[in-house]
Formats: sequence, C1' cells, structure tokens
RNA sequence: GAGCCAUUAGCUUAAUUGGUUAAAGCAGCGAACUCAUAAUUCGUUGAGUACAGGUUCGAGUCCUGUAUGGCUCACCA
Repeated sequence: GAGCCAUUAGCUUAAUUGGUUAAAGCAGCGAACUCAUAAUUCGUUGAGUACAGGUUCGAGUCCUGUAUGGCUCACCA
C1' cells in the first nucleotide's frame, strides 16, 4: 500500500427481503423471602445502533467516506 470481516445497553449477543414501540441473557437498582447472607422470585433502570454524509415515504439493515480492531497478501530490510 491492497483485499476481506467486525463495530447495537456496563459485558455477551439478537433484530426475518428496508416497515408499527431496537429485544434477550448477565449486570445495576428496589422489593418479597430469611434471624442474617447467598440462592430464588417479582418489579425496574440503561443503547437510537463507532463517526459524518447520501438514497428512500421509511435505514441497525442499502451506498460513500472516515476511525478503531481482526485476518490475509504485497513492498522494504
């Protein structure tokens, strides 16, 4: 320097051919239970999707650029 892949909640992931409110587990907080703690159960909080644009009636999803990370190739030595 070139190609490919990934980026969504504190963490790990889902989201159907682009279509109604971005969902689940863990975690956090509150409560029940207990002599108490843990476990369990119930409730609840938290992201507008890496960033910036574009297309569209409508974008997490399609297109362009950028950033970060990973893999491969090339170049140099």
The prediction has a mean pLDDT of 80.
Predicted 3D model of a 77-nucleotide RNA (transfer RNA) from Moraxella bovoculi.
The organism belongs to Moraxella, within Bacteria.
The sequence is in RNAcentral, with records from ENA.
Rfam family: tRNA. About the family: Transfer RNA (tRNA) molecules are approximately 80 nucleotides in length. By type it is a transfer RNA.